Annotation:
Predicted 3D model of a 530-nucleotide part of an RNA (small-subunit ribosomal RNA, 5' domain) from an uncultured prokaryote. Model confidence (mean pLDDT): 82 of 100. It matches the Rfam family "Bacterial small subunit ribosomal RNA". Gene Ontology terms of the family: ribosome and structural constituent of ribosome. The RNAcentral record of the full RNA draws on ENA.
[in-house]
Context: one part of a larger RNA
RNA sequence: GAUUGAACGCUGGCGGCAGGCUUAACACAUGCAAGUCGAGCGGUAACAGAUCGAGCUUGCUUGAAGGCGUCGAGCGGCGGACGGGGGAGUAAUGCGCAGGAAUUUGCCCAGCAGUGGGGGAUGGCCAGGGGAAACUCAUGCGCUAAUACCGCAUACGCCCUACGGGGGAGAUGUCCUCUUCUUGAAAGCUAUCACCAGAGGAUGAGCCCGCGUUUGAUUAGCUUGUUGGUGAGGUAAAGGCUCACCAAGGCUCCGAUCAAUAGCUGAUCUGAGAGGACGAUCAGCCACACUGGAACUGAGACACGGUCCAGACUCCUACGGGAGGCAGCAGUCGGGAAUAUUGAGCAAUGGGCGAAAGCCUGACUCAGCAACGCCGCGUGAAGGAUGAAGGCCUUAGGGUCGUAAACUUCUGUCGAGAGGGAAGAACGCUUGCGGGUAAAUAAUCUGCGAGUCUGACGGUACCUCCAAAGGAAGCACCGGCUAACUCCGUGCCAGCAGCCGCGGUAAUACGGAGGGUGCAAGCGUUGUUC
Repeated sequence: GAUUGAACGCUGGCGGCAGGCUUAACACAUGCAAGUCGAGCGGUAACAGAUCGAGCUUGCUUGAAGGCGUCGAGCGGCGGACGGGGGAGUAAUGCGCAGGAAUUUGCCCAGCAGUGGGGGAUGGCCAGGGGAAACUCAUGCGCUAAUACCGCAUACGCCCUACGGGGGAGAUGUCCUCUUCUUGAAAGCUAUCACCAGAGGAUGAGCCCGCGUUUGAUUAGCUUGUUGGUGAGGUAAAGGCUCACCAAGGCUCCGAUCAAUAGCUGAUCUGAGAGGACGAUCAGCCACACUGGAACUGAGACACGGUCCAGACUCCUACGGGAGGCAGCAGUCGGGAAUAUUGAGCAAUGGGCGAAAGCCUGACUCAGCAACGCCGCGUGAAGGAUGAAGGCCUUAGGGUCGUAAACUUCUGUCGAGAGGGAAGAACGCUUGCGGGUAAAUAAUCUGCGAGUCUGACGGUACCUCCAAAGGAAGCACCGGCUAACUCCGUGCCAGCAGCCGCGGUAAUACGGAGGGUGCAAGCGUUGUUC
């Protein structure tokens, strides 16, 4: 000099853009953070309207039937493995760069072959039992459904094979028109969404190898599934991954083992560079989710807001037994020099579910707080000498603050007030025309046009008007390094100090004043790194 997730002191006008618990991976009250689908199912607790009935105050109360819009609880599907968090552990099962073969991959894309015919249950419900509750019953030959579950038939390709053969699949729902009975249902056609088998792609994931990746020798030896082989098991998959047997190997001063420290990287800071330091925010990867362990489900987890077991802690209890996990967003206690609101909205972007409308989304977009940082703007401009008054200094003549002020003439950024006022909106819905599919002027998909609807921010940005210099400057320093000097007070005292050093009666070094210098909505100090 540069730097900072900073803190402290004094001071403080506005805006834009960024960032804001570095400490206790301490403990957490409260609310929210993952749901969705009725176009899978049986049904409909609640709400709304229509129908029927009763009471009647004549527009209210009450009752009925899932008939309709819907929809609590339940079965079922998909998603809760993403998104969000903090960095405890980890020195290599990690990360970075470059390769590899023995694998898998829901949703998505294109293509191929199919979706025939049956069955038995169960949740909910009803009737009961137990319990304070959480909840629970292997109570009922109670009742019932499915895109839930299980066989049968079929098998292009698929799997196994001793090459004879054997095994192995499914699910329908919605919309529409026509036909038959005609309330409505059934069958067929069409479109669309699904489902099954195998093959390919894309994406994601698992695995292996090479090189690189902190410090310590006041850590020198370490290792028995250890190193290799054969065979088997296991896995989606290679492999001591596991097991049986056999051999006795394997690593190491080019630092094994042990100990300490640490998430790694792109990057960031500094530096002419080489290098050094660092790993906040943003992005990629990893590991973790009260502590330890385990598996289940699933395409994917050994799963932050799932399950089970153990432990510590907190809470409820009728003492028999139960409940919980903010390193999600806010917020609280505590720790600390120190770090924000128990805010608004799904309008946009993105995600989950859904055919869609839509619902959910503390992701996200915004607002709030604090000069924490960077950047921009302002605190007025021009004129104005009897160089006013006053302060300070003085050799008492004067010098200086100083064109500074007053005064005159202007301007109106920002702030205050008033009025106007975008972009961020694409979609969606309705409708017209055309095209594809189709028997079809239904329906569905798609292109173009018209109309309509959707904004948290937001009393926004921005523009215009209005009045008034009015509301807006401080901080540090002045002995040398280092830009800037005099007076007074003090008298080795009080004090200063980054280094050298000042102070013991004329202190440019302490304290005050005047003046000056440097930065400026900041300035200094302390800490960090180069």